A computed fold for a 350-nucleotide part of an RNA from an uncultured bacterium, annotated as small-subunit ribosomal RNA, central domain.
The RNAcentral record of the full RNA draws on ENA and SILVA.

Context: one part of a larger RNA
RNA sequence: CUGGGUGUAAAGAGAGCGCAGAGGGGCCGGCACGUCUCAUGUGUAAACCCGGGGGUCUCAACCCCCCAGAAGCCUCCCGGAACCUCCGCGGCUUGGGUCCUGUAGGGGAGGGUGGAACCCCCGGGUGGCGUUGGAAAGCGCAGAUUCGGGGGGAACACCGGUGGUGAAGGCGGCCCUCUGGUUCGAGACGAGACGUUGAGGCGCGAUAGCUGGGGGAGUGAACAGGAUUAGAUACCGUGGUAGUCCCAGCUGUAAAUGAUGGACGCUAGGUGUGGGGGGACGAUCCCCCCGUGCCGCAGCCAACGCAUUAAGCGUCCCGCCUGGGGAGUACGGCCGCAAGGCUAAAACUC
Numbered sequence: 001c002u003g004g005g006u007g008u009a010a011a012g013a014g015a016g017c018g019c020a021g022a023g024g025g026g027c028c029g030g031c032a033c034g035u036c037u038c039a040u041g042u043g044u045a046a047a048c049c050c051g052g053g054g055g056u057c058u059c060a061a062c063c064c065c066c067c068a069g070a071a072g073c074c075u076c077c078c079g080g081a082a083c084c085u086c087c088g089c090g091g092c093u094u095g096g097g098u099c100c101u102g103u104a105g106g107g108g109a110g111g112g113u114g115g116a117a118c119c120c121c122c123g124g125g126u127g128g129c130g131u132u133g134g135a136a137a138g139c140g141c142a143g144a145u146u147c148g149g150g151g152g153g154a155a156c157a158c159c160g161g162u163g164g165u166g167a168a169g170g171c172g173g174c175c176c177u178c179u180g181g182u183u184c185g186a187g188a189c190g191a192g193a194c195g196u197u198g199a200g201g202c203g204c205g206a207u208a209g210c211u212g213g214g215g216g217a218g219u220g221a222a223c224a225g226g227a228u229u230a231g232a233u234a235c236c237g238u239g240g241u242a243g244u245c246c247c248a249g250c251u252g253u254a255a256a257u258g259a260u261g262g263a264c265g266c267u268a269g270g271u272g273u274g275g276g277g278g279g280a281c282g283a284u285c286c287c288c289c290c291g292u293g294c295c296g297c298a299g300c301c302a303a304c305g306c307a308u309u310a311a312g313c314g315u316c317c318c319g320c321c322u323g324g325g326g327a328g329u330a331c332g333g334c335c336g337c338a339a340g341g342c343u344a345a346a347a348c349u350c
Stems, first nucleotide, its partner, number of pairs: 003322004007304002012318001014204001016202002021197002025092001027090001028088003034084001035081003043073001050069001051067005095194001097189003100185001102183001107179007114156001118152006128139002164171002209250006218244002223239002226236001261317006269295011299306002323350003332343004
């Protein structure tokens, strides 16, 4: 529980699309269910409110008693108003949309390709290599380290940026094909509120993990042995399986964070930076729009801080919170191959 909140105290769903629902721009006309209102009638304990009187704790508040009235409230009937709501196959263009001309981009999917590094194999060559704080284990005359050739898998140094892009997760060598979205332009269009949010629902969703098949260079849970140590189930060193990679399918979590839901409008500025346009073409410079940072006024905040990218001022819709532990647990249900996920208590205790 008709309250107050949700950056850090409990609390924004990981993120999107969207049915229902909720709420929704300007004008004109209409109805009068809602809404507002006049009057009438009816009903209603106490307390409470207005007015008057009295009692009593010295007074008062408080408490008690009496009188009267009105209002609030409910129902019905008859009238009235037309701002809002509602209705209009009435109309408008500012919101939203479409198109065109440009533009930037690690946005997505598939295919191809390049160099460095690494490992393996072959050739060549001879005595140690490797590692550490220092060592040892390890590798090496069965030919190592170093050099040349071949093969393999994974990741893309510099550029690289408080920079770009995507709804989020995320995305980075180069080239090709297919493909989504943004943004600039006092551009154009014709339609005319088509817009916002969104319980359920649906698809997306890092890593790890799972199923089947492939691949396996480096790395590396588990594991082994070497050190360190009082011990060392670690930190250091040497190996090393799963995994990490690819295809198909599951899982559905995260400090999934800006710890900040989405949309729209309004509220000083200054200074960087990415993209576009304009000022007269280029440079400097100035202006506008879209992003992305820092500083800062009003205002807000418990403070920290936020501050036109709001945590300010407002409107709309959704999610969520309501002392700590027990517990994101048990039980039940739904989902999953499993691991487990989602939903979600109570006793008891402080």

The coordinates come from a structure-prediction model, not an experiment, and the mean pLDDT is 81.